[in-house]
Predicted 3D model of a 349-nucleotide part of an RNA (small-subunit ribosomal RNA, central domain) from an uncultured bacterium. The full RNA is in RNAcentral, with records from ENA and Greengenes.
Context: one part of a larger RNA
RNA sequence: CUGGGCGUAAAGCGUGCGCAGGCGGUUUUGUAAGUCUGACGUGAAAGCCCCGGGCUUAACCUGGGAAUUGCGUUGGAGACUGCAAGGCUUGAAUCUGGCAGAGGGGGGUAGAAUUCCACGUGUAGCAGUGAAAUGCGUAGAGAUGUGGGGGAACACCAGUGGCGAAGGCGGCUCACUGGACGACUGUUGACGCUGAGGUGCGAAAGCGUGGGGAGCAAACAGGAUUAGAUACCCUGGUAGUCCACGCCGUAAACGAUGAUAACUAGCUGUCGGGGCACUUGGUGUUUCGGUGGCGCAGCUAACGCAUUAAGUUAUCCGCCUGGGGAGUACGGCCGCAAGGUUAAAACUC
Repeated sequence: CUGGGCGUAAAGCGUGCGCAGGCGGUUUUGUAAGUCUGACGUGAAAGCCCCGGGCUUAACCUGGGAAUUGCGUUGGAGACUGCAAGGCUUGAAUCUGGCAGAGGGGGGUAGAAUUCCACGUGUAGCAGUGAAAUGCGUAGAGAUGUGGGGGAACACCAGUGGCGAAGGCGGCUCACUGGACGACUGUUGACGCUGAGGUGCGAAAGCGUGGGGAGCAAACAGGAUUAGAUACCCUGGUAGUCCACGCCGUAAACGAUGAUAACUAGCUGUCGGGGCACUUGGUGUUUCGGUGGCGCAGCUAACGCAUUAAGUUAUCCGCCUGGGGAGUACGGCCGCAAGGUUAAAACUC
């Protein structure tokens, strides 16, 4: 260097963007760097291999040849790759007029409920559990009526429904803003794919500063349970949960399945568009894009996957190499810290 793999056995970076690099549609002409071919030069000797020779053989010595798959120079070929120039429209992008959506950040606002406060009615319980007790209540609780404050979350609709690259996104409304999809042409003319480094985003918890704090609730306290009970159950309750700005950068960040493109039987549901037809409807049929169920070939150790592939191919990236030690130590980088990231060895089975 080649050879094997990555849904569940070890193995797909959490996810985008993107410099370098790798790879790249169709056609014409040129060029000749790669490529192919001929010649020449060189590729020391010895050794190896082949045919001989010399020591009585052999080892050993020795003559000739082959080989030395390489490099250089030069003559040619022009398919393929590259390069240069010129075209093309299928890939990609864009114009127009449509369309669905919890996509994103910001402002405003509604109702239900919990809780608190004030006042009224009213009296002895309330709350809680398997049963209790702690707790609250005659200083008038709980219940009920009226008014007020405040914070957080948005019942029903709601759906293997939708949107987003992922994390994720759900009351209503206003303006701002990203992307997808379908339709008819038109326009540009390969502008593409992937992407080491780099860089953006990235649940929850956690951290810093300043607010906010209704409910819930790590820690903590008390009551139970128990042999004990640093728990499960109950009564309380602080960080936190919420907002602004700044960090952190991790998750069973999961489809445990990288991205892009092409090809390969079907049946059926659903979401968003378009076309056609009629008996105009909860209609039929067809097409494009998503999202589910089943199923053939094929694949798979099996389970299963099966046009949303784990099938058949191509390009590029990432990753794996027995278990433990260990995602640890040391060092570097990052971080306020917590820690993250990169990442061994001895030893042991």